Description: A computed fold for a 74-nucleotide RNA from a Chitinivibrionales bacterium, annotated as transfer RNA. Lineage of the source: Bacteria > Pseudomonadati > Fibrobacterota > Chitinivibrionia > Chitinivibrionales. It matches the Rfam family "tRNA". Gene Ontology term of the family: triplet codon-amino acid adaptor activity. It is annotated as a transfer RNA.

């Protein structure tokens, strides 16, 4: 080429049976605590859900393209 699968927070991931404000651990910063520090605890910040379109009242999630990683095949 072609065929399968990944792309959601700084990282590793969860939602994929459309519908509630998009979350968890880990870190980051801020506080409690402590002579300082770790560990505990509390609390925040932090995401155009790769990207363009279409479908729908409604799309992270369904359709199509295209951009990237991976694994498999001549």
């Nucleotide at each position: 080429g072609c065929g399968c699968u990944g792309g959601u927070a700084g990282c590793u991931c969860a939602g994929c049976u459309g519908g509630a404000u998009a979350g968890a651990g880990c870190g980051u910063c801020g506080g409690u605590c402590u002579c300082c520090g770790g560990a505990a605890c509390c609390g925040a910040a932090g995401g155009u859900c790769g990207u363009g379109g279409g479908u729908u009242c409604a799309a992270a999630u369904c359709c199509c393209g295209c951009c990237u990683g991976g694994c498999g095949u001549a």
The coordinates come from a structure-prediction model, not an experiment, and the mean pLDDT is 81.